Predicted 3D model of RNase P RNA and transfer RNA as a complex of 481 nucleotides. Rfam match: Bacterial RNase P class A. Rfam links the family to the GO terms dimeric ribonuclease P complex, ribonuclease P activity and tRNA processing. About the family: Ribonuclease P (RNase P) is a ubiquitous endoribonuclease, found in archaea, bacteria and eukarya as well as chloroplasts and mitochondria. Its mean pLDDT, the model's own confidence on a scale to 100, is 77.

RNA sequence: GGCUGAUGAUCGCUGCGCCGGUUUCCGGGGCAGAGGAAAGUCCGAACACCUUCUGGCAACAUGCCGCGUAAAAUGCGCGGGGGCGUCGGGCGAAAGCUCGGCGUGACGGAAAGUGUCACAGAAAAUAAACCGCCGAUGCCCUCGCGAGAGGGUGCCGGUCAGGGUGAAAAGGCGGGGUAAGAGCCCACCGCCCGGUGCGCGAGCGCCGGGGCACGAAAAACCCCAUGUGGUGCAAGACAAAACAGGAAGCCGUGGCCGCCAGACCCGCCCGGGCGCAAGCUCGAGCGCUUCCGGGUAUUAGUCGCCCCAUCGCGAGAGCGAGGCGCGGCGCGCGAGCGCCGUGAGAGAAAUGAUCGUCGAAUCCAGCGCGCAAGUGCUGGAGGAACAGAAUUCGGCUUACCGCC
RNA sequence: CGGGGCGUAGCUCAGCCUGGUAGAGCAUCUGCUUUGGGAGCAGAGGGUCGGAGGUUCGAAUCCUCUCGCCCCGACCA
Numbered sequence: 001g002g003c004u005g006a007u008g009a010u011c012g013c014u015g016c017g018c019c020g021g022u023u024u025c026c027g028g029g030g031c032a033g034a035g036g037a038a039a040g041u042c043c044g045a046a047c048a049c050c051u052u053c054u055g056g057c058a059a060c061a062u063g064c065c066g067c068g069u070a071a072a073a074u075g076c077g078c079g080g081g082g083g084c085g086u087c088g089g090g091c092g093a094a095a096g097c098u099c100g101g102c103g104u105g106a107c108g109g110a111a112a113g114u115g116u117c118a119c120a121g122a123a124a125a126u127a128a129a130c131c132g133c134c135g136a137u138g139c140c141c142u143c144g145c146g147a148g149a150g151g152g153u154g155c156c157g158g159u160c161a162g163g164g165u166g167a168a169a170a171g172g173c174g175g176g177g178u179a180a181g182a183g184c185c186c187a188c189c190g191c192c193c194g195g196u197g198c199g200c201g202a203g204c205g206c207c208g209g210g211g212c213a214c215g216a217a218a219a220a221c222c223c224c225a226u227g228u229g230g231u232g233c234a235a236g237a238c239a240a241a242a243c244a245g246g247a248a249g250c251c252g253u254g255g256c257c258g259c260c261a262g263a264c265c266c267g268c269c270c271g272g273g274c275g276c277a278a279g280c281u282c283g284a285g286c287g288c289u290u291c292c293g294g295g296u297a298u299u300a301g302u303c304g305c306c307c308c309a310u311c312g313c314g315a316g317a318g319c320g321a322g323g324c325g326c327g328g329c330g331c332g333c334g335a336g337c338g339c340c341g342u343g344a345g346a347g348a349a350a351u352g353a354u355c356g357u358c359g360a361a362u363c364c365a366g367c368g369c370g371c372a373a374g375u376g377c378u379g380g381a382g383g384a385a386c387a388g389a390a391u392u393c394g395g396c397u398u399a400c401c402g403c404c
Numbered sequence: 405c406g407g408g409g410c411g412u413a414g415c416u417c418a419g420c421c422u423g424g425u426a427g428a429g430c431a432u433c434u435g436c437u438u439u440g441g442g443a444g445c446a447g448a449g450g451g452u453c454g455g456a457g458g459u460u461c462g463a464a465u466c467c468u469c470u471c472g473c474c475c476c477g478a479c480c481a
Stems, first nucleotide, its partner, number of pairs: 001404003005358007013033004018028004035386001039397002042395005047232004052263006059228005064080006081107001083104009108223002113221002116216002130163002132159004137154007171189002174186003190212001191210008236303003245292006252266001254265002270283005294480003307323002310321004324343008362381008405477007414430004424461001432448005454470005
């Protein structure tokens, strides 16, 4: 990655259609009827409705690059980049560099900002002096004629090379240097900055400069870039039946149902007041929103809902062929061609059970071969896991007996 | 079918956002008190934070998968 037992009989289940009858129904025989995950509902799309569109904010999502896929997909395919791990070769004193193979990864940013880094430890991000090392010095002891030397102890200062702590100790390694040390200085490597060349790009190469400033973590907040209207078949359309209203709020209140703004569309009924008018304002309804109560049904009556204006068979449902859609494989530079598979559609929910025959793994017994592991033949046992459509499709994830 | 929430001690819950030794009340057990019990006082035990994997030095907490439980959603007036 692929497959998910085969076949026959009998009895059922759901739907459809045919025939007969005493036609709200009954009987007869017929046809069709689950999966690789139908599952989780984690992504995305189709489809339907909301009578719109733009901008800002918020929220959410994505995150190496390019191309493809119906898809701006936490997916998949192809190709590429850099990181890490491992194996092998080469160079080197070492650090490391380099070449090739294999594997791996939720791989933008930690020099934009805020915060975190427990315990241990001297010190944990503006570094730091416990031991040690080094310098100066007070006191004591010993040695010495003396200058002074050694040891102990206290104090002041230098030092991060060594020890120790930790997940992590502030570039690595070699040399110089120094009282001791240290990028303090130098070579190489690493890192950073600038220029330049190549590449669609991620990036890579070369040149020059900088002693190094820059620890980890963004599956912490966050920043950057990009993207996203909402609701889901209980969407929605048609038809029918029954009942009983009440309360609060609003009068741009609605249209993309988080917020705001603009434009546009739609609506603006009735009454009072002001005003020349446009309009403003107040009230109110049989208007709108929410809540309580009531009714009809109990995921609903029909549709949405499960391919077909063709041919053959059949009375029909349907079956076969062919076409169409979807998926896979192969071929072709490509348009495309060929082959295989698939398209059940109920409405709380059917797709099942029993028996017979065959059947792989595995186990047991007997016999043969072999030193043994094992293997061949015969007979017997054994005979299945996970799980079940509910608008459809693509992807992911998870569950799973056994075989290839 | 669609949407949302919750699993932490025997029970009811906090802690989760902002990672650093897992807490409270009730219950249980022991002791004191009482003639005995209850109440009261003092003390103790009890947790692999539903499960698995990952990120991190470190996960109850963050991310992913998974298991279980609970709630809401019809139409008409």